Background:
This is a predicted complex of two RNAs, RNase P RNA and transfer RNA, with 501 nucleotides together.

[in-house]
RNA sequence: AUGGAAGGGUGGGCAGUCGCAAGAGACAUUGGUCUCUUGAGGAAAGUCCGAACUCCACGGAGCAGCCUGCUUCCUAACGGGAAGGCAGCGAGCCUGAAAAGGCGAGCUGACGGAAAGUGCCACAGAGAACAGACUGCCAAUCCGGCUUGCUUUUUUGCAAGCGUCACGGAGGCGAUGGUGAAACGGUGGGGUAAGAGCCCACCAGCACUCUGGGUGACCAGAGUGGCUCGGCAAACCCCAGGCGGAGCAAGGUCAAGUAGGGCAGUAUUGGGUAUCAAUCCCAGCCGAGUGGCUCCAUCGGUAACCCUUUGGGUUGUACUGCCGGGUAGACCGCUUGAGGGCAUUGGCAACAAUGCUCCCAGAUAAAUGACUGCCUCCGCCAGUUUUUGGCGCAGACAGAAUUCGGCUUAUAACCCUUUCAUCGGA
RNA sequence: GGGCGCUUAGCUCAGCGGGAGAGCACUGCCUUCACACGGCAGGGGUCGCUGGUUCAAUCCCAGCAGCGCCCACCA
Numbered sequence: 001a002u003g004g005a006a007g008g009g010u011g012g013g014c015a016g017u018c019g020c021a022a023g024a025g026a027c028a029u030u031g032g033u034c035u036c037u038u039g040a041g042g043a044a045a046g047u048c049c050g051a052a053c054u055c056c057a058c059g060g061a062g063c064a065g066c067c068u069g070c071u072u073c074c075u076a077a078c079g080g081g082a083a084g085g086c087a088g089c090g091a092g093c094c095u096g097a098a099a100a101g102g103c104g105a106g107c108u109g110a111c112g113g114a115a116a117g118u119g120c121c122a123c124a125g126a127g128a129a130c131a132g133a134c135u136g137c138c139a140a141u142c143c144g145g146c147u148u149g150c151u152u153u154u155u156u157g158c159a160a161g162c163g164u165c166a167c168g169g170a171g172g173c174g175a176u177g178g179u180g181a182a183a184c185g186g187u188g189g190g191g192u193a194a195g196a197g198c199c200c201a202c203c204a205g206c207a208c209u210c211u212g213g214g215u216g217a218c219c220a221g222a223g224u225g226g227c228u229c230g231g232c233a234a235a236c237c238c239c240a241g242g243c244g245g246a247g248c249a250a251g252g253u254c255a256a257g258u259a260g261g262g263c264a265g266u267a268u269u270g271g272g273u274a275u276c277a278a279u280c281c282c283a284g285c286c287g288a289g290u291g292g293c294u295c296c297a298u299c300g301g302u303a304a305c306c307c308u309u310u311g312g313g314u315u316g317u318a319c320u321g322c323c324g325g326g327u328a329g330a331c332c333g334c335u336u337g338a339g340g341g342c343a344u345u346g347g348c349a350a351c352a353a354u355g356c357u358c359c360c361a362g363a364u365a366a367a368u369g370a371c372u373g374c375c376u377c378c379g380c381c382a383g384u385u386u387u388u389g390g391c392g393c394a395g396a397c398a399g400a401a402u403u404c405g406g407c408u409u410a411u412a413a414c415c416c417u418u419u420c421a422u423c424g425g426a
Numbered sequence: 427g428g429g430c431g432c433u434u435a436g437c438u439c440a441g442c443g444g445g446a447g448a449g450c451a452c453u454g455c456c457u458u459c460a461c462a463c464g465g466c467a468g469g470g471g472u473c474g475c476u477g478g479u480u481c482a483a484u485c486c487c488a489g490c491a492g493c494g495c496c497c498a499c500c501a
Stems, first nucleotide, its partner, number of pairs: 001422010012375007020039008041397001045408002048406005053247004059296005065243005070084005085111001086109004092103004112238002117236002119232003134177001136173003141170004145162006185203006204228001206225008251332004261323008269283004284302005303315005325500003339358008378392005427497007436450004444481001452468005474490005
């Protein structure tokens, strides 16, 4: 210098003309005019998390459901962030003849529990989850088997033997099978009939105990033990922590206007009680409290009339569902807020504290735009040691809609830091 | 603006983590004088896209994309 990776930042400037929206002021007065000021983003996006705010509920209990998941800290809160622990990958470097070993920047991690329980592990393979079957190994032991000897006429019985016989059975044995993503600790030695943590040495791993370090996750060391325990929880589940619902079309005030309408459904029961009525109480039934279920508690309804009175009908009350009617307006919420900038201090950092300073869109069918000139950035061409000239010319993603804090996604061009590779120079 | 759901063959839709399917449609053959109906056989797939978990993903998880539905106030 070029190229790549990671992280962070910027997202043209100045001037003029015309136009748009809001606010203030002046003049006109209602079809306004003029002046001044202000007027999109890092993501305003996706609506994925967390809150503020508002309304409903604002008495509980249980089940179900949902979310989160190493540790400590930050924060109003969070599934966010910072620092660390552990695990995996790992450029490169060192030792070495090699095999191998060590150091290791950096990157990634939805990273509680698989020795609570259940479930799944296709195909292949002997076998897929816990031990055993098949295949295979053994001839030390037993029964058959074979040979010899003794006895016996033979059969038989007894004894010894058989291993260049494993043929059958009993028995002993564990990991040889070559498949898979995954196969019952690894290497070496001893041991044995054959073997095997059966025993031993080293190594890997697990559980428990102790010591030391750390706030902690965890780390280091020592000892003991049985020898060894598969994976999946983004499968059910267990453990720990947490969770009421809806959302500014929330919600409040006013104005205008209409049919405060229609249909269907559920409940309208019994007792205290007595002559009736009213009221009250108890039980039952129905329903409500914006959520899935249940229970207790609370609240509301449980009324009146008629008829051929075990029953039915009408009206009403409470509630639910459906169909209709009217309006398409104004104001508040609505932008001063967990706000921005600078400096100092504390902290590794996220961040916090203090001081000074600033006001920075609030429209409601939705304003924030277009053009011109110059400069700068960038690209191309000519020339070239450099200076320079000409042309193109701001060129990406995108646009507020109650407001914040995050995450994720999109993004031309440029700048900064770290790092890697190649080339060139000293 | 806010809330919710869906995406599998040309169309309508099923689909327990292990073989991608059904009906209609399409193609060829048989049947018929010919067509329709019927019978037999066959073709056709980025399971919307990209990552992750897993030995293995249409299925489980996350992020994007596309499509669809609902939500005003008054009495």
Rfam match: Bacterial RNase P class A. From the family's description: Ribonuclease P (RNase P) is a ubiquitous endoribonuclease, found in archaea, bacteria and eukarya as well as chloroplasts and mitochondria. Gene Ontology terms of the family: ribonuclease P activity, tRNA processing and dimeric ribonuclease P complex.